[in-house]
RNA sequence: GAUUCGUUGGUUCAAUGGUAGAAUUACCGCUUCCCACGCGGUAGACCCGGGUUCGAUUCCCGGACGAAUUA
Repeated sequence: GAUUCGUUGGUUCAAUGGUAGAAUUACCGCUUCCCACGCGGUAGACCCGGGUUCGAUUCCCGGACGAAUUA
């Protein structure tokens, strides 16, 4: 340099065009003599720019970062 893959709450992963979900985490409450465990609630995210579309995390183009292969 070329090709391919990936980027989603603080962390680990889903979702495949139609208001983004789970686990964990933090906080609050219930339970308990207290702590832990357990149960319930709340908070927290689509890497950036453009295009297509009635509608984009999803499809297309470019960029950034990371990984693999190759030269």